[in-house]
The RNA shown here (TPP riboswitch aptamer (THI element)) has 94 nucleotides and comes from a Candidatus Zixiibacteriota bacterium.
RNA sequence: AUAGAGAUACAGGGGUGGUCUUUCAAGACCUGAGAUCAUACCCUUUGAACCUGAUGCGGAUAAUGCCGCCGGAGGGAGUUGUGAUGUGCUCGCC
Numbered sequence: 001a002u003a004g005a006g007a008u009a010c011a012g013g014g015g016u017g018g019u020c021u022u023u024c025a026a027g028a029c030c031u032g033a034g035a036u037c038a039u040a041c042c043c044u045u046u047g048a049a050c051c052u053g054a055u056g057c058g059g060a061u062a063a064u065g066c067c068g069c070c071g072g073a074g075g076g077a078g079u080u081g082u083g084a085u086g087u088g089c090u091c092g093c094c
């Protein structure tokens, strides 16, 4: 000099299914970070958080985006900044 994970601050983007009691409220169970219980959880371009494709395809399950494919497909919401660490150059010492 430069790159820079993470912290801080101020913001922003998301999703909320399935089964049973019981038709509704309410409750319980399954998966998950989170099932409109929450500013809680997750994600913010190094972007699979999330949406479209999709009333998709295959496999499981009591059932369901439960798992995988689709997916090097298309979209999709950020600045600040101190700074672990790395690289290059210069100076000094041995």
Base pairs, nucleotide, nucleotide: 001087002086003085006082009079010078011044012043013042014041016038017030018029019028020027021026050075051074052073056069057068058067059066
The coordinates come from a structure-prediction model, not an experiment, and the mean pLDDT is 79. Its Rfam family is "TPP riboswitch aptamer (THI element)". Gene Ontology term of the family: thiamine pyrophosphate binding. Rfam describes the family as follows. Vitamin B(1) in its active form thiamin pyrophosphate (TPP) is an essential coenzyme that is synthesised by coupling of pyrimidine and thiazole moieties in bacteria. The model forms 100% of the base pairs in the Rfam consensus. Lineage of the source: Bacteria > Pseudomonadati > Candidatus Zixiibacteriota. It was read from a public genome assembly, where an Rfam model found it.